[in-house]
The prediction has a mean pLDDT of 79. Predicted 3D model of a 142-nucleotide RNA (FMN riboswitch aptamer (RFN element)) from Sulfitobacter noctilucicola.

RNA sequence: AAGGAUUCUCAGGGCGGGGUGUAAUUCCCCACCGGCGGUAGGAGGCCCAGCCUCAAGCCCGCGAGCGGCCUUUCACGAGGUGACAGCAGAUCCGGUCAAACUCCGGAGCCGACGGUCAUAGUCCGGAUGGAAGAGAAUGCAU
Numbered sequence: 001a002a003g004g005a006u007u008c009u010c011a012g013g014g015c016g017g018g019g020u021g022u023a024a025u026u027c028c029c030c031a032c033c034g035g036c037g038g039u040a041g042g043a044g045g046c047c048c049a050g051c052c053u054c055a056a057g058c059c060c061g062c063g064a065g066c067g068g069c070c071u072u073u074c075a076c077g078a079g080g081u082g083a084c085a086g087c088a089g090a091u092c093c094g095g096u097c098a099a100a101c102u103c104c105g106g107a108g109c110c111g112a113c114g115g116u117c118a119u120a121g122u123c124c125g126g127a128u129g130g131a132a133g134a135g136a137a138u139g140c141a142u
Base pairs, nucleotide, nucleotide: 001142003140005138006137007136008135009134010133016030017029018028019027031122032121033111034110035062036061037060038059042054043053044052045051046050057109058108065087066086067084068081069080070079071078072077091107092106093105094104095103113125114124115123
C1' cells in the first nucleotide's frame, strides 16, 4: 500500500420584505437553499518529470420517502424485497478551445409523503428514525 472482518463516531440547507384575503412563512411579486459517490480543460498548495486538496442541485449513478410485489393477518397492522425498466426532479444560449455536460458570461428550470382557517423545496409530522456514504479503532491474511 491495496484486500476482507468486527466495533464505534459522524452524516441536509432554506420565507426576510411587500400584495390580496376572514384566513396564506402554502397564492402573487421580490428573496433564500442545494445530501452522498463519480467525472472535471477551473482554483489552490507542495519537497513541482509529478503529487496532494477543493470544485456540477439540473452530466453518470446513489440515498431517505411514496407506490409495487412477496410472506403473514378476518382486518388494522407487521416483516421482507431494487435480479421492482412505477413516482423519485430539473439546462439551454453565447464565448474560449484540438476537445466543454463540467471553464467564463447570460438567461432559465427543479425539489417525496401526510398535515394545515388557503395550494408548502423553506412551517408542522413520521424522525431522539432511516440512509447514500465519510472517518476512526482493533485484530486477520498477502